[in-house]
RNA sequence: AUUUAGUAAUCUCCGAAUUUAUAAUAAAAACGGGGGAACCAAUAAUGGGGUGAAUCCUUUUCUAAGGUAGGGUAACUUGGCAGCCCGAACCCGUCAGCUAACCCCGUAGGAGUUGACCAAGCGUUGUG
Repeated sequence: AUUUAGUAAUCUCCGAAUUUAUAAUAAAAACGGGGGAACCAAUAAUGGGGUGAAUCCUUUUCUAAGGUAGGGUAACUUGGCAGCCCGAACCCGUCAGCUAACCCCGUAGGAGUUGACCAAGCGUUGUG
């Protein structure tokens, strides 16, 4: 000097998944999700539906490959160009359109990123 692995701290990323409090989700705030009138909408099956970016197509030597709707990629915020990455999984159980009041539920898990690039804006400091 380089590479690999581990530990700790700081700063962060995906995500609603944070803060306070507590012996303890048992509670509060905050952020999310579902159910649920009138009006409106809709009108059968082979069920249907929900969370989520994660839907669809083609091929196949048979469950893998290629693409794709869509999504992500800190450095104060927003947008842009290119690059890189994801494009899953799970749940309800014959039942649910929208939906005021009202009712119910969640507070995980996983990771270390691209050029600290371009443009606009906002803010701070110093000098004259």